[in-house]
Context: one part of a larger RNA
RNA sequence: CUGGGCGUAAAGGGAGCGUAGGUGGGAUAGCAAGUCAGGUGUUUAAUCCCGGGGCCCAACCCCGGAUUUGCAUUUGAAACUGUUAUUCUUGAGUAGGCUAGAGGUAGACGGAAUUCUUGGUGUAGCGGUGGAAUGCGUAGAUAUCAAGAAGAACACCAGAGGCGAAGGCGGUCUACUGGGGCACUACUGACACUGAGGCUCGAAAGCGUGGGUAGCAAACAGGAUUAGGUACCCUGGUAGUCCACGCUGUAAACGAUGAAUACUAGAUGUCUGGUCGAAUUGACUGGGUGUCGCAGCUAACGCGUUAAGUAUUCCGCCUGGGGAGUACGCUCGCAAGAGUGAAACUC
Numbered sequence: 001c002u003g004g005g006c007g008u009a010a011a012g013g014g015a016g017c018g019u020a021g022g023u024g025g026g027a028u029a030g031c032a033a034g035u036c037a038g039g040u041g042u043u044u045a046a047u048c049c050c051g052g053g054g055c056c057c058a059a060c061c062c063c064g065g066a067u068u069u070g071c072a073u074u075u076g077a078a079a080c081u082g083u084u085a086u087u088c089u090u091g092a093g094u095a096g097g098c099u100a101g102a103g104g105u106a107g108a109c110g111g112a113a114u115u116c117u118u119g120g121u122g123u124a125g126c127g128g129u130g131g132a133a134u135g136c137g138u139a140g141a142u143a144u145c146a147a148g149a150a151g152a153a154c155a156c157c158a159g160a161g162g163c164g165a166a167g168g169c170g171g172u173c174u175a176c177u178g179g180g181g182c183a184c185u186a187c188u189g190a191c192a193c194u195g196a197g198g199c200u201c202g203a204a205a206g207c208g209u210g211g212g213u214a215g216c217a218a219a220c221a222g223g224a225u226u227a228g229g230u231a232c233c234c235u236g237g238u239a240g241u242c243c244a245c246g247c248u249g250u251a252a253a254c255g256a257u258g259a260a261u262a263c264u265a266g267a268u269g270u271c272u273g274g275u276c277g278a279a280u281u282g283a284c285u286g287g288g289u290g291u292c293g294c295a296g297c298u299a300a301c302g303c304g305u306u307a308a309g310u311a312u313u314c315c316g317c318c319u320g321g322g323g324a325g326u327a328c329g330c331u332c333g334c335a336a337g338a339g340u341g342a343a344a345c346u347c
Base pairs, nucleotide, nucleotide: 003319004318005317006316007301008300012315014201015200016199017198021194022193023192025088026087027086028085029084030083031082033081034080035077036076037075038074039073040072041071042070049065050064051063052062053061054060091191092188093187094186095185096184097182098181099180103177104176105175106174107173108172109171110154114150115149116148117147118146119145120144121143125136126135162169163168206247207246208245209244210243211242215241216240220236221235222234223233258314259313260312261311262310263309266292267291268290269289270288271287272286273285274284275283276282296303297302320347321346322345329340330339331338332337
């Protein structure tokens, strides 16, 4: 390479949009590039194979045939692919109606708690632990009452619940705004799927500038523990956590399971539409989200209409362990670093 694979053995890109490319629904007619059939030319010879012949035989030699998968040209075929034209509505989309939602952005507001400040009451402890100590407190703490300030997060509702492409999203209200679902008509008429590059989004931590800082808390300091204790426990505590703008671009970014379409028993929860109903729990039918389970699959575990089943299309990725996600080079970044990504050697 031909292959075989990718939930857990190596392997699904963190996610989306989309360029090139690849692939692509039904009908009719034409063309004939692919495809198929025939002819001709060429495909040197020798060798190999078949049939004959010549050296007494053989090796060897000679003649004829076959072969020469290819290319060119020509004559046809028209099912399939392609292409051109016309057409269809089931894929896809648009309009009108209804509908659920922590989807996003901005602003305003609210209560509980915490800490601090002031004042009142009040007196010797508080705090903390396995037990202590550091620490705080007679300059009046802790406790309790009242008032004020600040920042951050939103108890109950809350659910195996919902929404979002993923990351993620949870107090209330308002404004703006994205996507989805259902039922029925009308319209467009294959407009579709995937997607190398590319672009955009992307938790936490981290970085830059400027703010903010209640609580928590890397680093750090002290007290303990211990043989030691650069820890676990305790008392403090700075970055950070918060906001605005910009960067970073990684995670067990996980369902460790790429996207799309079709098909293949059911049962039972739940969320949200619709139709019917003696409308009280029900039946049927869509769209999500769980559990169990037939066939089938799997090395097993398990998966099982939300497939890891049966098939098709497209992309990404894997090819023994270590060396190593390292070195070097290049690209990106303010840096931290990220992306790409070997070999020697060794088992």